[in-house]
Molecule: transfer RNA
Organism: Parcubacteria group bacterium GW2011_GWA1_56_13
RNA sequence: GCCGGGGUGGCGGAAUUGGCAGACGCAACGGAUUCAAGACCCGUCGUCGCAAGACAUGAGAGUUCGAGUCUCUCCCCCGGCA
Repeated sequence: GCCGGGGUGGCGGAAUUGGCAGACGCAACGGAUUCAAGACCCGUCGUCGCAAGACAUGAGAGUUCGAGUCUCUCCCCCGGCA
C1' cells in the first nucleotide's frame, strides 16, 4: 500500500428489510436475609435539567419523513496479502 472484519452505557453484548437505542448478563448502589459476611431474593442503575424536555451508537458530512444500520472522507483495533 491492497483486501476483509470490527468500534454501541462502567464491562461483555443485543438491536440488519432503515421504524420505541441500550434487550440480556456482569459490575455498582439500596433493601431483605444473616451474629457478621458470602450465596440466593426484591428494587434502582447513560448525561444535563426542579420539571417539561434536550442530548447520547469512534469523528465529520450526505441520502431519507426517519440512519447504530445505507453512501463518502478520516481516526482507532483485529486478521490476511504484498